[in-house]
RNA sequence: AUAUUCCUCUGGGGAUAGGUGAAAAUCCUUACCGGCGGUAAAGCCCGCGAACCUUCUUGGUUGACCCGGUGUGAUUCCGGGGCCGACAGUAUAGUCUGGAUGGGAAGAGGAUGUU
Numbered sequence: 001a002u003a004u005u006c007c008u009c010u011g012g013g014g015a016u017a018g019g020u021g022a023a024a025a026u027c028c029u030u031a032c033c034g035g036c037g038g039u040a041a042a043g044c045c046c047g048c049g050a051a052c053c054u055u056c057u058u059g060g061u062u063g064a065c066c067c068g069g070u071g072u073g074a075u076u077c078c079g080g081g082g083c084c085g086a087c088a089g090u091a092u093a094g095u096c097u098g099g100a101u102g103g104g105a106a107g108a109g110g111a112u113g114u115u
Base pairs, nucleotide, nucleotide: 001114002113005111006110007109008108009107010106015030017029018028019027031095032094033085034084035048036047037046038045043083044082051061052060053059065081066080067079068078069077087098088097089096
């Protein structure tokens, strides 16, 4: 330096707000949050993971962005205005409870092999 194998660690955030009501963190008003890799720095581009379905080797389903500016390059930065968020439970849920002290994209370190 490189690749295989092994081991260890890490690996998801968010309302004590107000109103109505018998009852709502679920409705209304406002607030808050944003996994991983790529790339000019990304919740909304491309892909992956999770969840769900399946013929379970796998494959499929799977939400959301525009305008202006700078610049070699930005749907990623800056300014402005928007939008999205699995399943089950319950007064209708991105934020509560549960599957989940789970799983995992991946990241870091150590050992070993080869050159």
FMN riboswitch aptamer (RFN element) from Paradesulfitobacterium ferrireducens, 115 nucleotides, folded computationally. Of the family's consensus pairs, 100% are formed in the model. Taxonomically the source falls in Paradesulfitobacterium (Bacteria, Bacillati, Clostridia, Peptococcaceae). The sequence was found by an Rfam model in a public genome assembly. The coordinates come from a structure-prediction model, not an experiment, and the mean pLDDT is 83.